[in-house]
Annotation: This is a predicted structure of a 72-nucleotide RNA (transfer RNA) from Pseudozyma flocculosa. The sequence is in RNAcentral, with records from ENA and Rfam. Model confidence (mean pLDDT): 80 of 100. The source organism's lineage runs through Eukaryota, Fungi, Dikarya, Ustilaginaceae and Pseudozyma. Its Rfam family is "tRNA".
RNA sequence: AUAGCUAUAGUAUAAUGGUAAUACACUAUGCUUCUAACAUAGAAUAUGAGAGUUCGAAUCUUUCUAGCUAUU
Numbered sequence: 001a002u003a004g005c006u007a008u009a010g011u012a013u014a015a016u017g018g019u020a021a022u023a024c025a026c027u028a029u030g031c032u033u034c035u036a037a038c039a040u041a042g043a044a045u046a047u048g049a050g051a052g053u054u055c056g057a058a059u060c061u062u063u064c065u066a067g068c069u070a071u072u
Stems, first nucleotide, its partner, number of pairs: 001071007010024004018055001026042005048064005
């Protein structure tokens, strides 16, 4: 320099263009002598940034940013 892949909550992963989901973690309550475990409930500024297409974009197109891989 060129090509490809990845980016979603604190972490790990889902999601046919149509209300962004689940588990763990976190918070509260119950249970317990106390913790842990268990049960119930809850909070999330979560789709890397900009632009475009569309009635509607995490998803399609495009530019950029960061990381990884390959080639030179």